Predicted 3D model of a 383-nucleotide part of an RNA (large-subunit ribosomal RNA, domain III) from Arsukibacterium tuosuense. It was read from a public genome assembly. Model confidence (mean pLDDT): 82 of 100. Taxonomically the source falls in Arsukibacterium (Bacteria, Pseudomonadota, Gammaproteobacteria, Chromatiales). Rfam family: Bacterial large subunit ribosomal RNA. Rfam links the family to the GO terms structural constituent of ribosome and ribosome.
Context: one part of a larger RNA
RNA sequence: GAGUAACGAUAAGGGGAGUGAAAAACUUCCCCGCCGAAAGACCAAGGGUUCCUAUCCCAUGCUAAUCAGGGUAGGGUGAGUCGGCUCCUAAGGCGAGGCUGAAAGGCGUAGUCGAUGGGAAACAGGUUAAUAUUCCUGUACCGGCCAAUACUGCGAUGGGGGGACGGAGAAAGCUAGGCAGGCGCGGCGUUGGUAGUCCGCGUGAAAGUAUGUAGGUUGAGCGUUUAGGUAAAUCCGGAUGCUUAAGACUGAGAUACGAGACGAGUGUCUAAGGACACGAAGCUGUUAACGCUAUGCUUCCAGGAAAAGCCUCUAAGCUUCAGGUAUUGGCGACCGUACCCUAAACCGACACAGGUGGUCAGGUAGAGCAUACCAAGGCGCUU
Numbered sequence: 001g002a003g004u005a006a007c008g009a010u011a012a013g014g015g016g017a018g019u020g021a022a023a024a025a026c027u028u029c030c031c032c033g034c035c036g037a038a039a040g041a042c043c044a045a046g047g048g049u050u051c052c053u054a055u056c057c058c059a060u061g062c063u064a065a066u067c068a069g070g071g072u073a074g075g076g077u078g079a080g081u082c083g084g085c086u087c088c089u090a091a092g093g094c095g096a097g098g099c100u101g102a103a104a105g106g107c108g109u110a111g112u113c114g115a116u117g118g119g120a121a122a123c124a125g126g127u128u129a130a131u132a133u134u135c136c137u138g139u140a141c142c143g144g145c146c147a148a149u150a151c152u153g154c155g156a157u158g159g160g161g162g163g164a165c166g167g168a169g170a171a172a173g174c175u176a177g178g179c180a181g182g183c184g185c186g187g188c189g190u191u192g193g194u195a196g197u198c199c200g201c202g203u204g205a206a207a208g209u210a211u212g213u214a215g216g217u218u219g220a221g222c223g224u225u226u227a228g229g230u231a232a233a234u235c236c237g238g239a240u241g242c243u244u245a246a247g248a249c250u251g252a253g254a255u256a257c258g259a260g261a262c263g264a265g266u267g268u269c270u271a272a273g274g275a276c277a278c279g280a281a282g283c284u285g286u287u288a289a290c291g292c293u294a295u296g297c298u299u300c301c302a303g304g305a306a307a308a309g310c311c312u313c314u315a316a317g318c319u320u321c322a323g324g325u326a327u328u329g330g331c332g333a334c335c336g337u338a339c340c341c342u343a344a345a346c347c348g349a350c351a352c353a354g355g356u357g358g359u360c361a362g363g364u365a366g367a368g369c370a371u372a373c374c375a376a377g378g379c380g381c382u383u
Stems, first nucleotide, its partner, number of pairs: 013031006032380004040360004046340002050338001051075006060068002080141002082336003087118002092113003098107003122139005142332002145330008153318002158313004166300004172293003177287005182203006188196001208257003215250004219244008228236002262282001265278005301304001346355002362374004
């Protein structure tokens, strides 16, 4: 220089009360404003206690602070079903023997790892200051082992099927959701109108079990035979005969049970935070998804993972055993789970106008995830 620039989005604040040494900023109430395909809600990655409570204000916070993602102390993460592990494989890694190299090492078979993929099973309500598909209540489902009972051809690292997959397009059937009416409870205007075709709130419900519909795929059943499927096969494939017009598989949704709860609100008590009890209506119509049927259908060429679980077939073998099928009873470990997650908690040296994958997707107008205004919810961006 200078008590100057600056104090990090121009979304915006105002008032009452409280606490306190002190209040523009903290708490609470009322009004105002902003976002609303987000500035709301939930996950993955990443972070790691930042979560909740009590207490404190040296430092941190671009100011103050009674406040805090700050200090100190205490508390908090509950699973057969969510995710992992226990299973499987992809790219890729490692790699017994092996090949190679002077060596270090390089490559690579069998194999073994490796999810971002495949693969069993749980929903609704309630509850905490802080966890909940984990606790509680109610109602379910799955898996293997053991035991009992009943009936029985079982058996694999091998064969076959299946798993099993691209882009685009079109139409249909539904549902979530929305809207309207009806119904239930409450209201009747301090300003002209408002007992009505008025206003406010509510009108919600899962998994599972049973049924097997709209739709989709395929003709089906029984024989005979067979250079194929590294051996075998009753399985798959090929050939062929007979019978028959439906049969089988799959499949949203709806319906019934589940259905005792929940529910606008009302009453009592209250240390004013809350606790307990009671509890009305709980229907109809319409519209409608980018969700489901659907891994479907049609079409196109660039021709769109693998393996296991699963089903079936036999080999060795076993055949009063073992094993298989059905019912009933017992069992289900370990790890993660708090909190932030378009952000003041992650990546950017910062409480940084930057960056960050996925899911949900209300109303009015509108083709619309545009835009404008709103709901739920969250904020007014720390001078």